[in-house]
RNA sequence: GCCGCCGUAGCUCAACGGACAGAGCAGGGGUCUUCUAAGCCCAAGGCUGGGGGUUCGAGUCCCUCCGGCGGCG
Numbered sequence: 001g002c003c004g005c006c007g008u009a010g011c012u013c014a015a016c017g018g019a020c021a022g023a024g025c026a027g028g029g030g031u032c033u034u035c036u037a038a039g040c041c042c043a044a045g046g047c048u049g050g051g052g053g054u055u056c057g058a059g060u061c062c063c064u065c066c067g068g069c070g071g072c073g
Stems, first nucleotide, its partner, number of pairs: 001072007010025004018056001028042004049065005
């Protein structure tokens, strides 16, 4: 330099172009227990890497940039 894949919650990951973007873990509260842990319940946590475009509608499709990983040279 060229090609491909990935970027969504603190972490690990979901989400036919159409409901308020979900789950597990972690963290917080409660319940239970003599206490702790485990279990159970509840709440909170995101403007989906940045910008632009297509569309009635974009996490999803297109362009560009940034970052990470892999391959080729």
Transfer RNA from an Anaerolineae bacterium, 73 nucleotides, folded computationally. The prediction has a mean pLDDT of 81. Rfam family: tRNA. It is annotated as a transfer RNA.